This is a predicted structure of a 120-nucleotide RNA (c-di-AMP riboswitch aptamer (ydaO/yuaA leader)) from a soil metagenome.
The sequence is in RNAcentral, with records from MGnify.
RNA sequence: CGCCGAAUCCGCGAAAGCGGAGCGGGGGAACCAGAUUCGGGGCGAAUCUUCCCUUCGGGGGAGACACGCAAGCUCUUUCAGCGUGAGCCCGUCAGCUAACCCCGCAGGCGGACGAAAGAG
Numbered sequence: 001c002g003c004c005g006a007a008u009c010c011g012c013g014a015a016a017g018c019g020g021a022g023c024g025g026g027g028g029a030a031c032c033a034g035a036u037u038c039g040g041g042g043c044g045a046a047u048c049u050u051c052c053c054u055u056c057g058g059g060g061g062a063g064a065c066a067c068g069c070a071a072g073c074u075c076u077u078u079c080a081g082c083g084u085g086a087g088c089c090c091g092u093c094a095g096c097u098a099a100c101c102c103c104g105c106a107g108g109c110g111g112a113c114g115a116a117a118g119a120g
Base pairs, nucleotide, nucleotide: 001110002109003108004107008021009020010019011018012017022105023104024103025102026101027100032095039093040090041089042088043087047064048063049062050061051060052059053058065085066084067083068082069081073120074119075118076117077116078115079114
């Protein structure tokens, strides 16, 4: 200076911390819908189908589909290129859900110059 991500900004304070804006997430009626050990559910793009290997712990491949990037202003779309498809949490419990209530604002990474169209 950029990237993934909601994860930024402002005020008070010596600090700890407190408050606000903004962004993001969860709970929670009626009506409707639905099913509880084969438990169920949440955040997230991170799921599904299938094949091979295995010391049975797991490892590798293919396809579908999904996600991200390429900085010469931003956004959207197409083609081609490169990469990802993890991890964590609740604890027997939560569909939708007005009012209302609660929570988060982390962590990690890069040294870049493909083409075309449209809008601002």